[in-house]
RNA sequence: UGCGGGAUGGUGUAACGGUAACACGCUUGGUUUUGGUCCAAGUAAUCCAGGUUCGAUCCCUGGUCCCGCAG
Numbered sequence: 001u002g003c004g005g006g007a008u009g010g011u012g013u014a015a016c017g018g019u020a021a022c023a024c025g026c027u028u029g030g031u032u033u034u035g036g037u038c039c040a041a042g043u044a045a046u047c048c049a050g051g052u053u054c055g056a057u058c059c060c061u062g063g064u065c066c067c068g069c070a071g
Stems, first nucleotide, its partner, number of pairs: 001070007010024004018054001025043006047063005
C1' cells in the first nucleotide's frame, strides 16, 4: 500500500430496513443470624461524518481504530 473481516450497555454476544434483545455485572428491595444462592424491580449501548429512505445497527460514500492475508 492492496484485499477481506470487524467496531452495539461495564463485559460477552443477538437483532427481514419498522419499540435495540439475552446473559453476566452493578444498584435497590425481599429471603437468610451474616455472606452466598434464589426472587422482584431498576441501571446502561449501535465508532465518527455525510447520503439513500416515510423510517438505517442494517444499504451507499468517506474517515478512525483493531484482526487476518498478500507484497
Predicted 3D model of a 71-nucleotide RNA (transfer RNA) from a Patescibacteria group bacterium. It matches the Rfam family "tRNA". It is annotated as a transfer RNA. RNAcentral holds the sequence, with entries from ENA.